[in-house]
Context: one part of a larger RNA
Molecule: large-subunit ribosomal RNA, domain V
Organism: Neodangemannia microcystis
RNA sequence: CUUGCACCCGGACAGAAAGACCCUAUGAAGCUUGACUGUAGCUUGAGAUUGGAUUCGGGCUUUUCUUGCGCAGCCUAAGUGGGAGGCUUUGAUAUACUACUUCCGGGUAGUAUUGAGCCAUCAGUGAGAGACCACUCUAGGAAGGCAGGAAUCCUAAUGGCGAUCCGUGAACCGGACGCUUGACAGUUUCAGGUGGGCAGUUUAUCUGGGGCGGAUGGCUCAUAAAAGGUAACUGAGCUGUGCAAAGGUUCCUUCAAACUGGACGGAAAUCAGUUGUAGAGCGUAAAGGCAGAAGGGAGCUUGACUGCAAGACCUACAAGUCGAGCAGGGGCGAAAGCCGGCCUUAGUGAUCCGGCGGUACCGUGUGGAAGGGCCGCCGCUUAUCGAACAAAAGUUACUCUAGGGAUAACAGGCUGAUCUUCCCCAAGAGUCCGUAUCUACGGGAAGGUUUGGCACCUCGAUGUCGGCUCGUCUCAACCUGGGGCGGUAGUUCGUCCCAAGGGUUAGGCUGUUCGCCUAUUAAAGAGGCACGUGGCUGGGUUCAGAACGUCGUGAGACAGUUCGGUCCAUAUCCGGUGAAAG
Numbered sequence: 001c002u003u004g005c006a007c008c009c010g011g012a013c014a015g016a017a018a019g020a021c022c023c024u025a026u027g028a029a030g031c032u033u034g035a036c037u038g039u040a041g042c043u044u045g046a047g048a049u050u051g052g053a054u055u056c057g058g059g060c061u062u063u064u065c066u067u068g069c070g071c072a073g074c075c076u077a078a079g080u081g082g083g084a085g086g087c088u089u090u091g092a093u094a095u096a097c098u099a100c101u102u103c104c105g106g107g108u109a110g111u112a113u114u115g116a117g118c119c120a121u122c123a124g125u126g127a128g129a130g131a132c133c134a135c136u137c138u139a140g141g142a143a144g145g146c147a148g149g150a151a152u153c154c155u156a157a158u159g160g161c162g163a164u165c166c167g168u169g170a171a172c173c174g175g176a177c178g179c180u181u182g183a184c185a186g187u188u189u190c191a192g193g194u195g196g197g198c199a200g201u202u203u204a205u206c207u208g209g210g211g212c213g214g215a216u217g218g219c220u221c222a223u224a225a226a227a228g229g230u231a232a233c234u235g236a237g238c239u240g241u242g243c244a245a246a247g248g249u250u251c252c253u254u255c256a257a258a259c260u261g262g263a264c265g266g267a268a269a270u271c272a273g274u275u276g277u278a279g280a281g282c283g284u285a286a287a288g289g290c291a292g293a294a295g296g297g298a299g300c301u302u303g304a305c306u307g308c309a310a311g312a313c314c315u316a317c318a319a320g321u322c323g324a325g326c327a328g329g330g331g332c333g334a335a336a337g338c339c340g341g342c343c344u345u346a347g348u349g350a351u352c353c354g355g356c357g358g359u360a361c362c363g364u365g366u367g368g369a370a371g372g373g374c375c376g377c378c379g380c381u382u383a384u385c386g387a388a389c390a391a392a393a394g395u396u397a398c399u400c401u402a403g404g405g406a407u408a409a410c411a412g413g414c415u416g417a418u419c420u421u422c423c424c425c426a427a428g429a430g431u432c433c434g435u436a437u438c439u440a441c442g443g444g445a446a447g448g449u450u451u452g453g454c455a456c457c458u459c460g461a462u463g464u465c466g467g468c469u470c471g472u473c474u475c476a477a478c479c480u481g482g483g484g485c486g487g488u489a490g491u492u493c494g495u496c497c498c499a500a501g502g503g504u505u506a507g508g509c510u511g512u513u514c515g516c517c518u519a520u521u522a523a524a525g526a527g528g529c530a531c532g533u534g535g536c537u538g539g540g541u542u543c544a545g546a547a548c549g550u551c552g553u554g555a556g557a558c559a560g561u562u563c564g565g566u567c568c569a570u571a572u573c574c575g576g577u578g579a580a581a582g
Stems, first nucleotide, its partner, number of pairs: 001582003005578004010574003015568001022404004027400002029396004035201005041194009051154006059146008068137001078136005085119003094113008159180004164176004204216003213233001217239006240385001241283001242342002247301007255279001257275005281290002284347001286345003305328004311322003317386001330339003353379007361372002411458001412456001413454003417451001419447006428438002465539001466537003470532001471529005478503003481498006505519005545563004549558003
C1' cells in the first nucleotide's frame, strides 16, 4: 500500500417526518364576547278556538228635556236669523202641595181646586222679548246605539280527577255518568322585546420579520443629479376652508424701517420733514409672483351670468387644467374696453340608491294614472379618501392545511456602530520632572470572543442553554524559563520584550454560563473550534395537565412564578483505532 474482519461515531449540512416555532393565505376549525346578521327558547300584546249575565267608570254619536243672573232695566237678557202676532174649554189666571235646582232674588216640572184670560208690540239697553219658530254654543239629565276597559257571577266550549258503568277477559284509550275548573288556561297566527342557548361570518394594508407605535386623500419646498418625471417608516410644513366683499368695474393712491422735530407720550400710539426698489402687504402653509401693482382706498354694482366653444396642456384609464371667439340678456366706464369669482398652486369623493324643483320624452289594448327618463339641486371623516356590504370584534399552548429560507428565533456569512486589544499626540498627576508609573481631550488601527445591523445558504427540519466525557488549536502569557527599564538598597513589586514545552485544584449556593464564598496551590490564564463535542444527561428553556400573582367582561395571556411532563436508529461511504493476511 491492497484486501477483508472487529470496533468508534467526527463528516457525508447523514436517515426518519412536504418545520409543530415564525410569517404569508381576502385558507380551515375550536372557543369567547360589549363584533355583525340571524335563530330556538322565554316574555308582552292583538286575532282565532270563545259563550251568557250583572255592576262600575270613561269615549263617540242620535233623539229628547233642562241650563245660562256685571250695571241700568217691571226681571235671572247664552248667541244668530226669521217675525207682528202667539198661547188658551185638548183649560188662561189664581191658590195649595210635592220634586229638582239656585247667584237665595228666583227658575223648571208635576198634581189638586178654580173657570177666561195671559204674553208680545210702547219706555230703558251696545244688543228685545221665554210672544212664537229655526239653527247653534256652555254645563248637565234621561232613553237608545256603537266600539272598548275593569270587576264579579254563571255553564255549555276547553282542561283536570274518578280501581264508578260499558266496549272488555284491560290501572291504556274511547264513550256514558259524577265532581271540579272555566271562557281563564292551553294551542295556533301576526307583531314588539329579550335571546353566544345555537348558527353563519367578519375581524384591512404598508411595514428593513411580525406585533406595539405611526401612516393611508390633497397642497408647498428640499431630496431631484440646470427640460419634464423620479423612491424610502427621507427632511420641513400645511389642508378637509374663508370672503356678499376679501367678487366686477371706473377713478385715486404707495409700503416697511431708520433719522430729526414735536404737550401728556415712555423703546413702540397719533403728527411734520428727510432718506427709503420693497427690507412691507397680498385671509391662510410654502414656493413662484406682484409698485401708477396682484398691495391700500372711494363710487356704482352682481359676469360668484345662460347656451356653447376653435385649439392646447397633462395623462394607462377615469379624472384634472387653460382657453380666444359666437349668441342671449346685463354691470362698470365718456370711450377704448374689462367682467363666465378671488395673485396662483390645497380646502375633496366615482357609481348605485333615494329625495326636492322643473320638463312633458316613455306610459304594457286605448285615455289617464302609477312609475321611469331628461335638466338643476341635495343626502357619504364611503378619511383604509379609485369608495369590496346598508350592516362585523377577539382568542387558540387543544389546534389544522397550503406554502415561504420571498420572512423572524439558533448557527454560519457580510459589516464592525458597540465590544476587546494596541498605537499616535501629550494637557495633567507623579515634591521637582510629560513618557518609572498613571493618563484627560482628541486621532489612527487590529481582532472577530459581546450587544447589534443586514436578511445572503438552510423552514420537502442545519436539534437549542448548562453539565459529563474526549479533546485539538491560538497567544493578547496565570505558573514555570530568559531579558530590558524602574520613582530597582535587600525581600517584594511595577511595566515592557522573548517564549505555547508542560501545567493550570477540591468544595458550598444556583439549571445555570457567570458570579459570590470556603480551603489550598507554582498557578488556579484568556479565547477559537456550528457560543468544539446528543457519545451521555435533560436540571433550564420551549407542547398538551394544574395553580398563584397580574392583565382581560370573556375565551385566554405574561423574557412573571410554581409542581409534572416518551431524547429514535441494525453504520452504506469518507475519516479514525485495533489485530490479521498478501